This is a predicted structure of an 87-nucleotide RNA (c-di-GMP-I-GGC riboswitch aptamer) from Thiobacillus sp.
RNA sequence: CCUGCCAAGGGCAAACCCAUCGAAAGGUGGGGACGCAAAGCCACCGGUCUAAAGGGCACCAGCCCCAUGACAGCGGAGCCGCCGGGU
Numbered sequence: 001c002c003u004g005c006c007a008a009g010g011g012c013a014a015a016c017c018c019a020u021c022g023a024a025a026g027g028u029g030g031g032g033a034c035g036c037a038a039a040g041c042c043a044c045c046g047g048u049c050u051a052a053a054g055g056g057c058a059c060c061a062g063c064c065c066c067a068u069g070a071c072a073g074c075g076g077a078g079c080c081g082c083c084g085g086g087u
Stems, first nucleotide, its partner, number of pairs: 001086004011036002016031006034073001040079002044076003047071003054065004
């Protein structure tokens, strides 16, 4: 540097449930395993979700716009790394 069909020790943990924080998306902890060889880190680019505050409309029921919020288990860039095999 390439590779993950195979070995060993392991690691993470979707849905769902409980608790908790949050306006929400979602986060965190516990249970739980669909999966994952970077499902480790990072919102830089694209994408997606939400819309509290702000703005607009309104028949005053509500609706629309908007990220400064979020997703790394959507793709890409960047950073770091265990084990086997190959070179």
The prediction has a mean pLDDT of 89. The source organism's lineage runs through Bacteria, Pseudomonadati, Betaproteobacteria, Nitrosomonadales and Thiobacillus. Its Rfam family is "c-di-GMP-I-GGC riboswitch aptamer". Clan: c-di-GMP_I riboswitch clan.